RNA sequence: UUGAUCCUGCCGGAGGCCACUGCUAUUGGGAUUCGCCUAAGCCAUGCGAGUCGACCGAGCUCGAGCUUUUCGGAGCUUGAGCGAGGGGCGGACGGCUCAGUAACACGUGGGUAAUCUACCCUCAGGUCAGAGAUAACCCCGGGAAACUGGGGCUAAUAACUGAUAGGUGAUGUGGUCUGGAAGGAUACAUCGCCUAAAGCUCCGGCGCCUGAGGAUGAGCCUGCGUCCGAUUAGGUUGUUAGUGGUGUAACAGACCACUAAGCCAGCGAUCGGUACGGGCAGUGAGAGCUGUAGCCCGGAGAUGGGGGCUGAGACACGGCCCCAGGCCCUACGGGGCGCAGCAGGCGCGAAAACUCCGCAAUACGCGAAAGCGUGACGGGGGGACCCCAAGUGUCAUGCCUUCGGGCAUGACUUUUGUAGAGUGUAAAUAGCUCUGCGAAUAAGAGCUGGGUAAGACCGGUGCCAGCCGCCGCGGUAACACCGGCAGCUCGAGUGGUGGCCACUAUUAUUGGGCCUAAAGCGUCCGUAGCCGGCUCGGUAAGUCCUUGGGAAAAUCCGCUCGUUCCACGAACGGGAACCUGAGGAUACUGCCGAACUUGGGAACGAGAGAAGUCGGAAGUACUCCUGGGGUAGCGGUGAAAUGCUGUAAUCCUGGGGGGACUACCAGUGGCGAAGGCGUCCGACUAGAGCGGGUCCGACGGUGAGGGACGAAAGCCAGGGGCGCGAACGGGAUUAGAUACCCCGGUAGUCCUGGCCGUAAACGCUGCAGGCUUGGUGUUGCACGCUCUACGGGGGCGUGCAGUGCCGAAGCGAAGGCGAUAAGCCUGCCGCCUGGGAAGUACGCUCGCAAGAGUGAAACUUAAAGGAAUUGGCGGGGGAGCACCACAAGGGGUGAAGUCUGCGGUUCAAUUGGAUUCAACGCCGGACAUCUCACCAGAGGCGACGGCAGGAUGAAGGCCAAGCUGAUGACUUUGCUGGACGAGCCGAGAGGAGGUGCAUGGCCGUCGUCAGCUCGUACCGUGAGGCGUCCUGUUAAGUCAGGCAACGAGCGAGACCCGUGCCCCUAGUUGCCAGCACUUUCCUACGGGAAAGGUGGGCACUCUAGGGGGACCGCUGGCGUUAAGUCAGAGGAAGGAGCGGGCGACGGUAGGUCAGUAUGCCCCGAAUUCUCUGGGCCACACGCGGACUGCAAUGGCCGGGACAAAUGGUUCCGACUCUGAAAGGAGAAGGUAAUCCCCAAACCCGGUCUUAGUUCGGAUCGAGGGCUGUAACUCGCCCUCGUGAAGCCGGAAUCCCUAGUAAUCGCGUGUCAUUAUCGCGCGGUGAAUAUGUCCCUGCUCCUUGCACACACCGCCCGUCAAGCCACCCGAGUGUAGUUUGGGUGAGGUCUGAGUCAUUGGCUCAGUUCGAAUCUAGGCUACGCGAGGAGGGUUAAGUCGUAACAAGGUAACCGUAGCGGAAGCUGCAGUUGGAUCACCUCCU
Repeated sequence: UUGAUCCUGCCGGAGGCCACUGCUAUUGGGAUUCGCCUAAGCCAUGCGAGUCGACCGAGCUCGAGCUUUUCGGAGCUUGAGCGAGGGGCGGACGGCUCAGUAACACGUGGGUAAUCUACCCUCAGGUCAGAGAUAACCCCGGGAAACUGGGGCUAAUAACUGAUAGGUGAUGUGGUCUGGAAGGAUACAUCGCCUAAAGCUCCGGCGCCUGAGGAUGAGCCUGCGUCCGAUUAGGUUGUUAGUGGUGUAACAGACCACUAAGCCAGCGAUCGGUACGGGCAGUGAGAGCUGUAGCCCGGAGAUGGGGGCUGAGACACGGCCCCAGGCCCUACGGGGCGCAGCAGGCGCGAAAACUCCGCAAUACGCGAAAGCGUGACGGGGGGACCCCAAGUGUCAUGCCUUCGGGCAUGACUUUUGUAGAGUGUAAAUAGCUCUGCGAAUAAGAGCUGGGUAAGACCGGUGCCAGCCGCCGCGGUAACACCGGCAGCUCGAGUGGUGGCCACUAUUAUUGGGCCUAAAGCGUCCGUAGCCGGCUCGGUAAGUCCUUGGGAAAAUCCGCUCGUUCCACGAACGGGAACCUGAGGAUACUGCCGAACUUGGGAACGAGAGAAGUCGGAAGUACUCCUGGGGUAGCGGUGAAAUGCUGUAAUCCUGGGGGGACUACCAGUGGCGAAGGCGUCCGACUAGAGCGGGUCCGACGGUGAGGGACGAAAGCCAGGGGCGCGAACGGGAUUAGAUACCCCGGUAGUCCUGGCCGUAAACGCUGCAGGCUUGGUGUUGCACGCUCUACGGGGGCGUGCAGUGCCGAAGCGAAGGCGAUAAGCCUGCCGCCUGGGAAGUACGCUCGCAAGAGUGAAACUUAAAGGAAUUGGCGGGGGAGCACCACAAGGGGUGAAGUCUGCGGUUCAAUUGGAUUCAACGCCGGACAUCUCACCAGAGGCGACGGCAGGAUGAAGGCCAAGCUGAUGACUUUGCUGGACGAGCCGAGAGGAGGUGCAUGGCCGUCGUCAGCUCGUACCGUGAGGCGUCCUGUUAAGUCAGGCAACGAGCGAGACCCGUGCCCCUAGUUGCCAGCACUUUCCUACGGGAAAGGUGGGCACUCUAGGGGGACCGCUGGCGUUAAGUCAGAGGAAGGAGCGGGCGACGGUAGGUCAGUAUGCCCCGAAUUCUCUGGGCCACACGCGGACUGCAAUGGCCGGGACAAAUGGUUCCGACUCUGAAAGGAGAAGGUAAUCCCCAAACCCGGUCUUAGUUCGGAUCGAGGGCUGUAACUCGCCCUCGUGAAGCCGGAAUCCCUAGUAAUCGCGUGUCAUUAUCGCGCGGUGAAUAUGUCCCUGCUCCUUGCACACACCGCCCGUCAAGCCACCCGAGUGUAGUUUGGGUGAGGUCUGAGUCAUUGGCUCAGUUCGAAUCUAGGCUACGCGAGGAGGGUUAAGUCGUAACAAGGUAACCGUAGCGGAAGCUGCAGUUGGAUCACCUCCU
């Protein structure tokens, strides 16, 4: 990471430190800060090592004294100074840097019995005799220079000869001493060899020589420690050892000759990479990790490389020689230089200071000393390097305040600042002390969506520009971009980039894991290693204690002191890891010895077994051949076809051949290490369990490397080949079908021999041992009890060993595991460390090949993942339900004409919205104008404020003319009028302009559904569950019973309205049965009929108020005695009586800004307002809904009958007249139970007679009427005429279960007029079902899921395009390293020769050997035509592989095939759904 959850896991953030960097910046103190990172690159200039005259001889300068003088001076003596040269000491220290180095380089502890040590200290003893040179200097030369040659003189603490002392070697003798140990020291004798000394003086002393010791420093040896890589596993020939030599201060293959063949290595040799090491530093709780520039210790280096000389010490930064490369001078002959010293310059770079002052302090060198020298050092300058400290004001009052503070006035203070004096210093600066002045001279950076502290502020922008460590912001209301304001954090700083540590228990020693998240080797054997039962004794290596030495200083910690504090400094104290010596302890570990039996092993006994190998035998099926019978099909599938069959198939039957296999038994049974093993018999081989307790006596466990075995596929060779069957051929399916299905079929499958070495080789669970409640099956062995048919039988129980299930504690993220652990302990091995790239590339090993084993990185990505939860979904399962489902029926739509809406098209405009159900006679939307939003044209309008203008006359009004469809609207001219003013800038009114994805409200729809929740308790780490589940029942989560639930709410129901029966009340405008009357009509005069007309009445109808009635109440069946259900009785009505209203939590960004309201945006003299005309009515076409029909159940004509519910004053209008009608002219009544409008189908009679008709009425013509300002576009009605399509409607589809469908008319809404529409009303009035879940859907339970924008989901691969890094690559270039060979500067050693003989030169040999040439190996890097895969990139192409049973279950290994995902074969896994069966468990 998820809708949410827990876990795993990585990524990012917050802390500290280092380098660079952006913006900003007042001061002081301290510091071991400053060209480390890159170029150990190159350097101009100056400085950085000298000193000693008390070692020496000259020379020069200045004095003093004496002598002399030609007064210039000269000589002698003496003092001071300078000073080239000889000589001594020091230039091996100090200073710089980190290239090399993985090493005795470093650290630490030892050793030197294998060594040296100038100057210094201590002790002892010496310092005698003598001779000869040389520099300086003088003279003469060479050379451009550097420098150098010859001649002559001279001194010494220079050098030489002799002596003495002494040293050293050999031999011999003898004791002693030290020590862990003599090869040491020491004495004597003999011989050989070597061989000392130096003086100066200021008279104090300073030197010199020898020996011994010390101190200091150094050399060498050594234990231990000391980075990464095994994609480096073997390395080595002076290599390892010996003998004898050489060499050195000294040991040594350090070197040489000979001999031997060793030596190192999995405890990592060798090789490669990287790197100075340590004290320490950063970080961290610590363990660690990382770093190591600066300071200290050690090492190494001095342009690269080599070499020696001198010397106590060097192989020598500021010495020498040589080579190389670079630079400089040159007279071209030849010379010179080496900043990784201090400054400074160039270059490199992201990156780093002044060509300062001084030897005053410290320290070093020299000197007797004074002193001299010192870019060591001490000071100063520069740098936002680091650490510490301080400030940028404080107070009062008033006002304001967002309560933080701000402003004004007044007062206070003066660190800092500024001015001056003193002190300070080597000299200054700074600092310190004192005095004056003045709030004066001093604040920024980053951030404000979350993490994370601080804006639900304003403006701009509009997936743009941009931001962002990560998550993520931005698509017109941005708390996230850019500004403003405000706020937050830190503050002389604050942010960014890169690196390190922490965070990170994400490398886990402390301190992690591996069933499913990454991770147990396929299995076993076994080497090294690691680990090791019980008892006794010894030892004391580990271990522990005590004590001594070391563990430098600085750093760190503690304390005290100093600077006002602090940083800083000083004194004192402290610690550990670790090394080492001594003494002690002995539990544990180790080692040695002895013993034991429980671990392990051996032997014995009776049993079990698909354990292995080999051989033999059997069985059914299949197939082929053959004989017989038999005839037209067989076979195959969802359905077919290909195929087989008349040369006789399939089928039945007899015989024969062949290969493969081994049903039933058969079992979560057995055996085996795993892979695996299944007919029977035999032979050989192996293992395990059980039993008793005979033998051995820890012999054991694990197991890096190593070895063996190892399904299927595959490979090689030879056989074999019935069936099956990759590939392949054909038939189907399909849009296609390289598949699924079908017909064939080759390799293969089988055997023998050999390879391969992999699998979901799985229990996704390494091996071994111990411990920790139980229950129940099953297999083997043994024992006990019991039954017995006496069987090798049955049952029950116990022990051991195996194999299953359930389950306690415990564990676990959960699922789950749970004595067969995934619990608690122990030992050993293997493996993991985000996803992808990738089990790929490269390298190596193995293989005949396929390939296997080992196994990265660049780059990319914020997730990938596990388990569980809720939902949604499934071409999963179960249960229930619905005429917007089916079935059984009835009637339609779809064909025609017309009406109407929509799309499309057209148009100046055909305004806009609504688009599956849930848009389409919908927006109440029937539009002539209006409506009106559209088009063409014409015109009008600015509240309020400011500025132009205006009494030289504004706005407004008017005649005429012009313009116009028309108009004082405008223009021209004029008149009138009397104060305002639309020309400009703001701001408004208005907007059917935008946004229904900013909204309110209202509505549709899921939903003709039965669901949706809450409180408390309980369960779960949690999301969440439970309740709400199960069984029965219901229209219903309706009710009942059960149940860790018990209750409750919203829905359902109840309720409200209408209707159906009865009763009561009331009786006008309603009604009229009975009574009376009136009028009219007919009378066969008896009377009858009609009119509620009148009196009267309220019985009835009706009206409208109240009440009753129905509740599964009663009976019976079913059910549990329940809920309920079925049937029946009664009843007007029966199981909700019927019809309606009422629409849960919510979803649908559903619809509506064009009903109104409303945020924001926009227009604002036009997107506003008004007018005229047009359009919304167009018409090749497509769709929806309706009307009328196609006719006889009908049409037409005549006659006759019966409603309900409404509506009515600009209205309904009786009635009369008129007209053929529409209509017209009058007009009573009615503001309404009062007046008005009041049916049609139907019934009766007649006619039509199956015909495009007397059906049907479209269309068109003519005439007339009505409304209205106006019926041309474009209204309705009437009459006459005309008389189209249409003869029952394809696929498909809609509605309906009773007063329903169907059919008939009536009213009303809209309305001036217009209804085929909507909403109502009544009239006539059926058919079928009483079921189901098949289709379409809904609800519940369950299951799978890679979905959660929720299957209209997710998602795979090829191909095409852009970008990126990597791999292969013919070759090509550069660098490093290494081997062989050649040339070979120069040096060491040896020998010879020669000369001017302490030595030089030449030659020869030997050896080391830089550099360079050549040939090859290896390594690294760059380029590279082309090739291959990979990653990534809003909307490309092809398919649909995976996720649900994903529509052929998926996946692993292997093989073949295919555009691609993939398909198919073989064997395997469950990490597969579903149904059924068997077994086991609870």
The RNA shown here (small-subunit ribosomal RNA) has 1482 nucleotides and comes from an archaeon.
Rfam family: Archaeal small subunit ribosomal RNA.
The sequence is in RNAcentral, with records from ENA and SILVA.